[in-house]
Context: one part of a larger RNA
Molecule: small-subunit ribosomal RNA, 5' domain
Organism: uncultured prokaryote
RNA sequence: GAACGAACGCUGGCGGCAGGCUUCAUACAUGCAAGUCGAACGGUUAAAGCUCCUUCGGGAGUGUAUAAAGUGGCGAACGGGUGAGUAACAGGUGGAUAAUCUGCCUUCUGGCGGGGGAUAACGGUUGGAAACGACCGCUAAUACCGCAUGUCGUUGUGAUUUCUCCGGAUUUCACAAAAAAAGGCGCUUCGGCGUCACCAGAAGAUGGGUCCGCCCCCCAUUAGCUAGUUGGUGUGAUAAUAGCGCACCAAGGCUGUGAUGGGUAGCCGAGCUGAGAGGUUGAUCGGCCACACUGGAACUGAGACACGGUCCAGACACCUACGGGUGGCAGCAGUAGGGAAUAUUGCGCAAUGAACGAAAGUUUGACGCAGCGAUGCCGCGUGAGUGAAGAAGGUUUUCGGAUUGUAAAACUCUUUUGUCAGGGAAGAAAUGUAGAGGGAGGUAAUGCCCUUUGCUUGACGGUACCUGGCGAAUAAGGGACGGCUAACUCCGUGCCAGCAGCCGCGGUAAUACGGAGGUCCCAAGCGUUGUUC
Numbered sequence: 001g002a003a004c005g006a007a008c009g010c011u012g013g014c015g016g017c018a019g020g021c022u023u024c025a026u027a028c029a030u031g032c033a034a035g036u037c038g039a040a041c042g043g044u045u046a047a048a049g050c051u052c053c054u055u056c057g058g059g060a061g062u063g064u065a066u067a068a069a070g071u072g073g074c075g076a077a078c079g080g081g082u083g084a085g086u087a088a089c090a091g092g093u094g095g096a097u098a099a100u101c102u103g104c105c106u107u108c109u110g111g112c113g114g115g116g117g118a119u120a121a122c123g124g125u126u127g128g129a130a131a132c133g134a135c136c137g138c139u140a141a142u143a144c145c146g147c148a149u150g151u152c153g154u155u156g157u158g159a160u161u162u163c164u165c166c167g168g169a170u171u172u173c174a175c176a177a178a179a180a181a182a183g184g185c186g187c188u189u190c191g192g193c194g195u196c197a198c199c200a201g202a203a204g205a206u207g208g209g210u211c212c213g214c215c216c217c218c219c220a221u222u223a224g225c226u227a228g229u230u231g232g233u234g235u236g237a238u239a240a241u242a243g244c245g246c247a248c249c250a251a252g253g254c255u256g257u258g259a260u261g262g263g264u265a266g267c268c269g270a271g272c273u274g275a276g277a278g279g280u281u282g283a284u285c286g287g288c289c290a291c292a293c294u295g296g297a298a299c300u301g302a303g304a305c306a307c308g309g310u311c312c313a314g315a316c317a318c319c320u321a322c323g324g325g326u327g328g329c330a331g332c333a334g335u336a337g338g339g340a341a342u343a344u345u346g347c348g349c350a351a352u353g354a355a356c357g358a359a360a361g362u363u364u365g366a367c368g369c370a371g372c373g374a375u376g377c378c379g380c381g382u383g384a385g386u387g388a389a390g391a392a393g394g395u396u397u398u399c400g401g402a403u404u405g406u407a408a409a410a411c412u413c414u415u416u417u418g419u420c421a422g423g424g425a426a427g428a429a430a431u432g433u434a435g436a437g438g439g440a441g442g443u444a445a446u447g448c449c450c451u452u453u454g455c456u457u458g459a460c461g462g463u464a465c466c467u468g469g470c471g472a473a474u475a476a477g478g479g480a481c482g483g484c485u486a487a488c489u490c491c492g493u494g495c496c497a498g499c500a501g502c503c504g505c506g507g508u509a510a511u512a513c514g515g516a517g518g519u520c521c522c523a524a525g526c527g528u529u530g531u532u533c
Stems, first nucleotide, its partner, number of pairs: 001533004006529005013380006020372001021338001024337001026336003030333003035074003040071002049062005081291003091215007100208002105204007113147001115145002122137006154177006162169002183196005217263003224254003229251008266288004270281004293314005316327004344370001346369003352366001353364004383413004393404004418470006427460001432455008477522005482503003488517005498505002
């Protein structure tokens, strides 16, 4: 000199953009943060319409739509948080997978036949303070289970082709075994068709898993470490290789090119600094990893050993009728303690993205916005011109003057900003819906695709912005002035009080302490402290 997720002191007008618990992975009241689908299913509440009955009070049916709950499907493994652990194939980079999986999505091929038994909801009885159950009975499905078919694929056996890293991969054929499916909606000339689903398979895309080369902090005041240890055979587990597990056999494996042990630490793209080499950091944003009160475990599933799932143990807290139960903010706000220190229990799904749905749409503390705080960067303003009797006052003086100083006053002007009033956005394009036109296919219709017209949607926000009125009106401080280092005098004090980054000032004329005037630097900031270069 530069920088900061900063803090502290003094001061403080506005706007844009960014950023805001760096400390205790401490404990958490309350609310919200993951739902959705009635076009899978049984059923079903209220209201409008229509039909029928009516004692004129109403009742029944139909049908559109559908609350709370239930079965079922998809999602909940994403998104969001944190950095405790981890010195490791965790991460970075480059490869391998002839050792592997991949829901939804895209393209293609083939199929979707015929049956069955349950169960929740519901009804009844009943236990319990509650949480939550028990028994009996009824019922549906795209829930569940057999049967048929078997393209294809898998496995086994036997041939065969082309490659090969000689382990194997791959092509074709034959035989055998096990193994599939489901309907919903729309149209219909009732034959069927369309569409969304479903089953089997091939390929792609996307996302993973595993393995390897190189890189990746400090300590030798850590020198030896290791028995599933190192390798083999076999077997099991896995989507998959492998001591990953097990049985047997062998005695290996690592290490001064630093094993083992200890300490510290999430890693990177990048940030800061520096001419560079380098040093240092890993906040925000992006990629990867790990974790979810502590420890352990599996279930479901395409995917988890799962933050707002389950089970077990523990600590803590809460409820209790004392028998027993319940909970997990390192999601967004917020609270308490901790700390030098870090914000609102806000608005909205309008946009972008995500989940579900045929769609309308619903949900979304992701996100978009607003609030708070000069935390930072950037921009603007606090007026401009004229104005010498060089006013008054202050300070100083050699008492003549000098300085503050064109500074003020005064006159003229402007209105950024401020305030009042009026107007007033872009961000919105889609989707959908009501029409119109066209196209491929089809016997036709619905549907599908394309074009086009109208309608519909804004949290921010009556905000930004624009126009007009008013009036210099609403707006300057902080530090320093001995040298380094830009900027000097007077008074007070008298080795006292005090200053200080270093050198050093202060003991009666202190440009170094305290005050004043003046000056210098920066400016809505200025200094101090801390840290890095």